[in-house]
RNA sequence: GCCUGUCUAGCUUAGUUGGUAGAGUGCAAGACUCUUAACCUUGUGGUUAUGGGAUCGAUCCCCAUGGUGGGUG
Numbered sequence: 001g002c003c004u005g006u007c008u009a010g011c012u013u014a015g016u017u018g019g020u021a022g023a024g025u026g027c028a029a030g031a032c033u034c035u036u037a038a039c040c041u042u043g044u045g046g047u048u049a050u051g052g053g054a055u056c057g058a059u060c061c062c063c064a065u066g067g068u069g070g071g072u073g
Base pairs, nucleotide, nucleotide: 001072002071003070004069005068006067007066010025011024012023013022019056026044027043028042029041030040049065050064051063052062053061
């Protein structure tokens, strides 16, 4: 240089053929306990990498840019 995958919560990630985005973990509070930890309950969370396009409507489709992984000369 060329080909190809990926980008979603602080972190790891799901999202089924386009219709108001979830889980685990973390964090906070409570309950329990002599106290801590563990377990339990509740709460807290997102410009879905950025910009644009098509659509009534986009995490999802198309284009460009950026980050990152793999293959190849």

The prediction has a mean pLDDT of 81. This is a predicted structure of a 73-nucleotide RNA (transfer RNA) from Cucurbita maxima. Its Rfam family is "tRNA". The family's RNA type in Rfam is transfer RNA. The organism belongs to Cucurbita, within Eukaryota. RNAcentral holds the sequence, with entries from Rfam.